[in-house]
Molecule: SAM riboswitch aptamer (S box leader)
Organism: Hymenobacter aranciens
RNA sequence: ACCUUAUCAAGAAAGGCAGAGGGACAGGCCCGAUGAAGCCUUAGCAACCAGUGGAUGACACCAGGUGCUAAAUCCUGUUCCGAAACAGCUCCGGCUGCUUCGGAAGAAGAUAAGUU
Numbered sequence: 001a002c003c004u005u006a007u008c009a010a011g012a013a014a015g016g017c018a019g020a021g022g023g024a025c026a027g028g029c030c031c032g033a034u035g036a037a038g039c040c041u042u043a044g045c046a047a048c049c050a051g052u053g054g055a056u057g058a059c060a061c062c063a064g065g066u067g068c069u070a071a072a073u074c075c076u077g078u079u080c081c082g083a084a085a086c087a088g089c090u091c092c093g094g095c096u097g098c099u100u101c102g103g104a105a106g107a108a109g110a111u112a113a114g115u116u
Base pairs, nucleotide, nucleotide: 001116003114004113005112006111007110008109013042014041015040016039017038021031022030023029025077026076027075028074043069044068045067048065049064051061052060053059073108078105079104080103081102082101083100084099086097087096088095089094
């Protein structure tokens, strides 16, 4: 780095240095001089892996390796289904387009564990 599998509506921030950006990408919408990114310290959340018990299970405990601590992965992105509004066409039965809302799957991304 590619690939595979699982999860992603829950949860959890203070201080110091620093000084203008940040929320992956695009569009939106937000956060930010009442201090962004980054670095450090301390605290916390969670429980994927490890460890312990258990029956090699379910499950429980622990917190060593990661991860995380604005907003659902902040929302949408591709396809399908349903409802409604509008527009066009119509053989008057409907059909098509577009927008909004709801749902399902997916893509992309993040994290963990593993293969090469």